Small-subunit ribosomal RNA, 5' domain from an uncultured bacterium, 519 nucleotides, folded computationally.
Context: one part of a larger RNA
RNA sequence: GACGAACGCUGGCGGCGUGCCUAAUACAUGCAAGUCGAGCGGGGAUGGGUUGCGGAAGCCUUCGGGUGGAAGCGAUUCAUCCUAGCGGCGGACGGGUGAGUAACGCGUGGGCAACCUGCCCCCAAGACCGGGACAACCCGGGGAAACCCGGGCUAAUACCGGAUAAGCUCUCUGCGGGGCAUCCUGCGGGGAGGAAAGGCGAGAGCCGCUUGGGGAUGGGCCCGCGUCCCAUUAGCUAGUUGGUGGGGUAACGGCCCACCAAGGCGACGAUGGGUAGCCGGCCUGAGAGGGUGUACGGCCACACUGGCACUGAGACACGGGCCAGACUCCUACGGGAGGCAGCAGUAGGGAAUAUUGCGCAAUGGGCGGAAGCCUGACGCAGCGACGCCGCGUGGGGGAAGAAGGCCUUUGGGUCGUAAACCCCUGUCCUGGGGGACGAUGAUGACGGUACCCCAGGAGGAAGCCCCGGCUAACUACGUGCCAGCAGCCGCGGUAAUACGUAGGGGGCGAGCGUUGUCC
Repeated sequence: GACGAACGCUGGCGGCGUGCCUAAUACAUGCAAGUCGAGCGGGGAUGGGUUGCGGAAGCCUUCGGGUGGAAGCGAUUCAUCCUAGCGGCGGACGGGUGAGUAACGCGUGGGCAACCUGCCCCCAAGACCGGGACAACCCGGGGAAACCCGGGCUAAUACCGGAUAAGCUCUCUGCGGGGCAUCCUGCGGGGAGGAAAGGCGAGAGCCGCUUGGGGAUGGGCCCGCGUCCCAUUAGCUAGUUGGUGGGGUAACGGCCCACCAAGGCGACGAUGGGUAGCCGGCCUGAGAGGGUGUACGGCCACACUGGCACUGAGACACGGGCCAGACUCCUACGGGAGGCAGCAGUAGGGAAUAUUGCGCAAUGGGCGGAAGCCUGACGCAGCGACGCCGCGUGGGGGAAGAAGGCCUUUGGGUCGUAAACCCCUGUCCUGGGGGACGAUGAUGACGGUACCCCAGGAGGAAGCCCCGGCUAACUACGUGCCAGCAGCCGCGGUAAUACGUAGGGGGCGAGCGUUGUCC
């Protein structure tokens, strides 16, 4: 000098930041990922048309009835709205954490002639004919529940078959170009294979669907170099090292497998042990360097612990699934449910770290043609001098100098223009009034906030550490190697500038000291 700090004393305001460094301990409760009815069939609500049943009030009455047609119920149809289910897209992003990892994990520079890429953009071509199901629903049944089973019906942009098709894939083949090997690439011929879905609109058309090519973006894999401590760790290795063939993958590969060979690594530090997420950065330093990796940004890893795959363009998937384990909870004891290292919050641990807040107004994201819905991402507010920065606690005048305190050689000195007192000001503050930008037309959580105007009134706002030397600042009393101080040297045993108190002084100031850590 610095800090994600803590502790002690003290504490007026604002802006911007920042806040579990420990138990990757356990979690009550709420919320954090949905959306599309313009993919589909149902169900429901409301309203209208048509129709069947129904028959009220009123009117007429010869009291027998006639006329009249409302409410209501059913069927059908239309419109609007809601929706469990099927289906689509999203849940692989965003958000959290640092456990593991000394590794191509990260950083940097390259390679892929060994690769993938939903949504988006550009180009080319296409969408023909059929079929059978399963939910919802209905019926029956089991269970305390979670839920489950059987039978029957049904739609689709769900599923399946067939057709057509290339510049796509495979194979045979002709000609040409190129390369660092395997090979890559252009043009042509033969054979084989392999696509599709509709919705909305009055229409124009719009949104989609299929195949192929290109792009963009995102990723996968490989390599050079760099990346902590211990040699009081010296030898390590059986899929081990290589080959052949195969499997697997988007793709290379001992990634996996069969067989064959006997290799591979190591004092240029293998193997083992310890520690640790890495970087941009941050702190320090003239620099070289040293230290560090909180917040913000990039990458990685993890999601109760361990393992596994499914779906998918993408996961081996935080708020998906299965199995095992530990733990917690429910139970009718047969069986079930759960995973805050999301936002808040609780217990515990700890020297120590916040609200179970407001809003989707902005920015961004998902879905949707849109309206819009969702969004603890985010924008804000709350709490904490935790940090940085700014401001205030008043300004001017005022005695050879009140009172009082302290010291004193008793003359005086000092606190000290300090106070009183007089004049003045209004930052902050209080009351009243106006009132945003952020929002291109509408829409503002923040917020009646910032800011502006008027009025009031010195009123409400100073402490902390130190004063022996280092080191700036001295006297008195108390104490008497006691009580105590202390960063080092050292103070204290009867005159202590070093302990305690007081007066005075020095330093910093809404802070000041102490402790810890790094330079």